RNAcentral holds the sequence, with entries from ENA and Rfam.
The RNA shown here (Bacterial RNase P class A) has 402 nucleotides and comes from Bisgaardia hudsonensis.
The source organism's lineage runs through Bacteria, Pseudomonadati, Pasteurellales, Pasteurellaceae and Bisgaardia.
Rfam family: Bacterial RNase P class A. Rfam classes the family as a ribozyme.
The coordinates come from a structure-prediction model, not an experiment, and the mean pLDDT is 76.
A source record names the gene rnpB.

RNA sequence: UGAGUUGGUCAGACAAUCGCUGGUUUAUUGAAGCCCUUAACCGUUUAAAAUGAAAAUGGAGAACGAUCUAGUGGGACAAGUAAAUGAGAGGAAAGUCCGGGCUACAUAGGGCAGAGUGCCAGAUAACGUCUGGGAAGCGUGAGCUUACGACAAGUGCAGCAGAGAGCAAACCGCCGAUGGCUUGUAAAAAAGCACAGGUAAGGGUGAAAGGGUGUGGUAAGAGCACACCGCGUAUAUGGUAACAUUUUACGGCAGGGUAAACUCCACUCGUAGCAAGACCAAAUAGGAACUCAAUGAGCGGCCCGUUCAGAGUUCGGGUAGGUUGCUUGAGCGUUUGUGCGAAUAAACGCCUAGAGGAAUGAUUGUCCACGACAGAACCCGGCUUAUCGACCAACUCUUUAU
Numbered sequence: 001u002g003a004g005u006u007g008g009u010c011a012g013a014c015a016a017u018c019g020c021u022g023g024u025u026u027a028u029u030g031a032a033g034c035c036c037u038u039a040a041c042c043g044u045u046u047a048a049a050a051u052g053a054a055a056a057u058g059g060a061g062a063a064c065g066a067u068c069u070a071g072u073g074g075g076a077c078a079a080g081u082a083a084a085u086g087a088g089a090g091g092a093a094a095g096u097c098c099g100g101g102c103u104a105c106a107u108a109g110g111g112c113a114g115a116g117u118g119c120c121a122g123a124u125a126a127c128g129u130c131u132g133g134g135a136a137g138c139g140u141g142a143g144c145u146u147a148c149g150a151c152a153a154g155u156g157c158a159g160c161a162g163a164g165a166g167c168a169a170a171c172c173g174c175c176g177a178u179g180g181c182u183u184g185u186a187a188a189a190a191a192g193c194a195c196a197g198g199u200a201a202g203g204g205u206g207a208a209a210g211g212g213u214g215u216g217g218u219a220a221g222a223g224c225a226c227a228c229c230g231c232g233u234a235u236a237u238g239g240u241a242a243c244a245u246u247u248u249a250c251g252g253c254a255g256g257g258u259a260a261a262c263u264c265c266a267c268u269c270g271u272a273g274c275a276a277g278a279c280c281a282a283a284u285a286g287g288a289a290c291u292c293a294a295u296g297a298g299c300g301g302c303c304c305g306u307u308c309a310g311a312g313u314u315c316g317g318g319u320a321g322g323u324u325g326c327u328u329g330a331g332c333g334u335u336u337g338u339g340c341g342a343a344u345a346a347a348c349g350c351c352u353a354g355a356g357g358a359a360u361g362a363u364u365g366u367c368c369a370c371g372a373c374a375g376a377a378c379c380c381g382g383c384u385u386a387u388c389g390a391c392c393a394a395c396u397c398u399u400u401a402u
Base pairs, nucleotide, nucleotide: 002397003396004395005394006393007392008391009390010389012367013366014365015364016363017362018361020088021087023085024084025083026082027081028080029079034075035074036073042065043064044063045062046061050057051056090373094384095383097382098381099380100379101378102273103272104271105270109304110303111302112301114269115268116267117266118265119133120132121131122130123129134148135146136145137144138143149264150263154262155261156258157257171203172202173199174198175197178196179195180193181192182191211229212228213227214226215225216224230253231251232250233249234248236245237244238243277324278323279322280321287315288314289313290312291311292310295309296308297307298306331350332349333348334347335346336345337344338343368371
């Protein structure tokens, strides 16, 4: 200098004007209704003026008690309006592929079927996710990929070629010791044939052909025997383990491939879902008929058990509005400790959408990297898919110079 690998951050920015949604505070309007206050009348006690010579008559007013309420005054609240203040879509919000929280069934069990995962050890609420390690494979390398248990439990599947493709074989070859045939001989021997038979070392076919190399042996051959390698079983060392090293011993040694083929093995698994549910209000006809009683219902299928007492079909009639669930979370950030790491503990700090046919838009100006994929709808942890670009860090290889 060029080309790569891995991890992370951002997701047009700034300013102005107008606009949208919900929060907080203040002010204002606030009918009816709600809360406080509240007469007169009632009961008891007391008692002024006035009249009267006195007795007496009289009963304005006061205190206490009980009991309502019109009105008046004050307050709170739903909702509206105005102002101020601060907040308002994502790294994937997408897919609905996994796992949960939450809600209901429900007081809830056993089994079968079914489904999921699949090297080892950890993390996590959990997972099919993540972290670290092992093995196999790819890459010069940094690194990347893996649907990674079992084929001596069983059953299947594999075109063509080839003799034969799995308790699988004789096409060409080699032998023909033994038996047979021919020749030969007094009888033999020797020779020949390659028929019977033997063989799987050599050749061929194929992606793959009954471990490999060498030596001996044999009629010719063959783990037939032996040495070494390979393979299997155990053992030794290291490691928590998967495994690794190759120490020691035994064995001629399993008849290949394939399980995202059926299957076997180990472990795990209630269902449905915020249109789940809860509360308030309103309305009608708590209607009629038929069927079941060894029946029906109890939220994936079946059986057993168990609980409850109704269940199904047809005809006919009425209502369907509002509040809540709804956002403080297995939450986020920083620092310190532990750990290789995923993560975890503590301290401090932060509050960051809750719409309800669906809110964040429009205009102008400047800048630049010229803006892609794309919009929450109960919430969270992941995975997968789409994607214009910009930046940061570490590592690998190549070229050149010193």